The RNA shown here (c-di-GMP-I riboswitch aptamer) has 89 nucleotides and comes from an Anaerolineales bacterium. Of the family's consensus pairs, 95% are formed in the model. Its Rfam family is "c-di-GMP-I riboswitch aptamer". Rfam describes the family as follows. GEMM was predicted in a large-scale screen for bacterial structured RNA regulatory elements. The sequence was found by an Rfam model in a public genome assembly.

[in-house]
RNA sequence: UUCCGAUAAACGCAAACCCGCCAAAAGGCGGUGACGCAAAGCCAUGGGUCUACCGCUGUCCCAACAGCCAUGAUCGCCAGGCUACCGAA
Numbered sequence: 001u002u003c004c005g006a007u008a009a010a011c012g013c014a015a016a017c018c019c020g021c022c023a024a025a026a027g028g029c030g031g032u033g034a035c036g037c038a039a040a041g042c043c044a045u046g047g048g049u050c051u052a053c054c055g056c057u058g059u060c061c062c063a064a065c066a067g068c069c070a071u072g073a074u075c076g077c078c079a080g081g082c083u084a085c086c087g088a089a
Base pairs, nucleotide, nucleotide: 004087005086012037013036018031019030020029021028022027035076041082042081043080045079046078047077048074049073050072055068056067057066058065059064
C1' cells in the first nucleotide's frame, strides 16, 4: 500500500412516526427521533423497484374511469465507478 472487518478505539450517518415546506405523485429538503449501517460518503452508468404530470389508447362526443408510458424518483434494492477513519485476526 492492497485485501479484509474485531464485543478494539475515536468518530460518522440517520430508518419509521410526527411537524413545516416543495412536487401531479413517487419522493425530496429542514426539525424531531433512532431502525439500523464498515462506506447507510458521492455518482443514475447497467439492471430492478416506485410514481404517471404531459402524451397515447379505449369506453356513443365530452366528462369521469381504466390501460400503456419516464424525460421523474430511489445509491438505506443489486451491480459498477470514485473517495475515505482505525488497524486485531